This is a predicted structure of a 500-nucleotide part of an RNA (small-subunit ribosomal RNA, 5' domain) from a metagenome.
It matches the Rfam family "Bacterial small subunit ribosomal RNA". Rfam links the family to the GO terms structural constituent of ribosome and ribosome.
The full RNA is in RNAcentral, with records from SILVA.
The coordinates come from a structure-prediction model, not an experiment, and the mean pLDDT is 82.
[in-house]
Context: one part of a larger RNA
RNA sequence: GAACGAACGCUGGCGGUAUGCUUAACACAUGCAAGUCGAACGAGAAAGCCCUUUCGGGGGUGAUUAGAGUGGCGCACAGGUGAGUAACACGUAGAUAACCUACCUAUUGGUCUGGGAUAACCUUCUGAAAAGGGGGCUAAUACUGGAUAAUACUGAAUAACGAGUGUUUUUCAGUUGAAAGAUUUAUUGCCAAGAGAUGGGUCUGCGUACCAUUAGCUAGUUGGUGGGGUAACGGCCUACCGAGGCGUCGAUGGUUAGCGGGUUUGAGAGGAUGAUCCGCCACACUGGAACUGAGACACGGUCCAGACUCCUACGGGAGGCAGCAGUGGGGAAUUUUGCGCAAUGGGCGAAAGCCUGACGCAGCAAUACCGCGUGAGUGAAGAAGGCCUUUGGGUCGUAAAGCUUUUUUCUUGGGGAAGAUAGUGACGGUACUUAAGGAAUAAGCACCGGCUAACUCCGUGCCAGCAGCCGCGGUAAUACGGAGGGUGCAAGCGUUGUUC
Numbered sequence: 001g002a003a004c005g006a007a008c009g010c011u012g013g014c015g016g017u018a019u020g021c022u023u024a025a026c027a028c029a030u031g032c033a034a035g036u037c038g039a040a041c042g043a044g045a046a047a048g049c050c051c052u053u054u055c056g057g058g059g060g061u062g063a064u065u066a067g068a069g070u071g072g073c074g075c076a077c078a079g080g081u082g083a084g085u086a087a088c089a090c091g092u093a094g095a096u097a098a099c100c101u102a103c104c105u106a107u108u109g110g111u112c113u114g115g116g117a118u119a120a121c122c123u124u125c126u127g128a129a130a131a132g133g134g135g136g137c138u139a140a141u142a143c144u145g146g147a148u149a150a151u152a153c154u155g156a157a158u159a160a161c162g163a164g165u166g167u168u169u170u171u172c173a174g175u176u177g178a179a180a181g182a183u184u185u186a187u188u189g190c191c192a193a194g195a196g197a198u199g200g201g202u203c204u205g206c207g208u209a210c211c212a213u214u215a216g217c218u219a220g221u222u223g224g225u226g227g228g229g230u231a232a233c234g235g236c237c238u239a240c241c242g243a244g245g246c247g248u249c250g251a252u253g254g255u256u257a258g259c260g261g262g263u264u265u266g267a268g269a270g271g272a273u274g275a276u277c278c279g280c281c282a283c284a285c286u287g288g289a290a291c292u293g294a295g296a297c298a299c300g301g302u303c304c305a306g307a308c309u310c311c312u313a314c315g316g317g318a319g320g321c322a323g324c325a326g327u328g329g330g331g332a333a334u335u336u337u338g339c340g341c342a343a344u345g346g347g348c349g350a351a352a353g354c355c356u357g358a359c360g361c362a363g364c365a366a367u368a369c370c371g372c373g374u375g376a377g378u379g380a381a382g383a384a385g386g387c388c389u390u391u392g393g394g395u396c397g398u399a400a401a402g403c404u405u406u407u408u409u410c411u412u413g414g415g416g417a418a419g420a421u422a423g424u425g426a427c428g429g430u431a432c433u434u435a436a437g438g439a440a441u442a443a444g445c446a447c448c449g450g451c452u453a454a455c456u457c458c459g460u461g462c463c464a465g466c467a468g469c470c471g472c473g474g475u476a477a478u479a480c481g482g483a484g485g486g487u488g489c490a491a492g493c494g495u496u497g498u499u500c
Base pairs, nucleotide, nucleotide: 001500002499003498004497006496007495008494009493010492013372014371015370016369017368018367019365020364021330026328027327028326030325031324032323035073036072037071040070041069048061049060050059051058052057080283081282082281090207091206092205093204094203095202096201099200100199104196105195107193108192109191110190111189112146113145114144115143121136122135123134124133125132126131152175153174154173155172156171157170159168160167161166181188182187209255210254211253216246217245218244221243222242223241224240225239226238227237228236258280259279260278261277262273263272264271265270285306286305287304288303289302308319309318310317311316336362338361339360340359344358345356346355347354348353375405376404377403378402385396386395387394388393410437411436412435413434414433415432419427444489445488446487447486448485449470450469451468455484456483457482458481459480465472466471
């Protein structure tokens, strides 16, 4: 000098754009953050209104309703955090002849025929609750038997090719063994097969912090065979066999740490760093486990154990903000328990639409960057006043007042968007514009011994104090404190911290 997710002190007019718990991955009150589909399915209220009545009630509408249940899809995305991890986690370049891929796209073929249940509902029992048990009824795109089919699987043969295990083509035999309907009649679903696209899994070369005051480490360890397991290769697991494997080119151990694109500094090389935004990884009270599913070993799912909090009728239950707000705590320190689905995007749905604290906006904060303003012109009696003075004067100083003028801001009134392809605007009567008013509402902070731009007076008297370094202060202090003056930056200015 530059930079900052900064903090502190003094000060503070406006706008735009960004950013905002770096500390306790500490604990959390409350609300919201993942639902949707009646064009899969059965069942189905009530209030209100109308009619009727023997005043008990009955009927219609409400109602293709609400609210539940079965079923489907989604909940593995989006959002948060950086605890762990020194590792194929990440980056880069490859491999997969060792793999998977719901929804989507295009193609080929098919969608035949049966069955038994079960929730909801009714009833009953247990329980404080959470919830659970028994009996009865019922449906489906829920479950399931049979038929048929395949380039599915097994075996045999065949041909071509290759990049090592092999890949691909054709034929035969056998085996397993698919499907679901709905509706507004135009569609849309469902099954099988192979293809594409997208997304992922796995493997490999190279790169990837510090400590040798860590030198030896290793028993599923290293390799093989058989078996199991996986979507898939593999000690991934298991039985047996061999005795290997790694290491001073730093194994093992310890400490620290999410990685990258980037950011910052620097002429560069390099150093430091990894907030916001984007990609990847890991985690979701702590530890462990699997289930469902195309995909999870699953933040707002399940089970077990633990710590903590809450409810309890003491028998037993409930919970997980590192989602958005917000609270306590910690801290030098970090915002509203706001509005809206109008836009973009996502889920479901044929659609209308519903949901969406993603997102779009608004609020708070000079936290940062950028822009604008606090007036302009004229004005010497060089006013008053302050300060200094050699008492002549000098200086603040054209500065003020006065005169002329403008209205960016500001106040009040009028008009009023784009963002929206048909409809639909939270923002918002916002931006912008127009009229009127009126210089009106708007300047501070640090410094002035040298480095370093800027000097005098008074007070103090090695005191009080200053200080980044050198150093000032003991009676004439340009260095302390005040004043006048000056210098530098300016809605900021200084200080502190950190990096180069």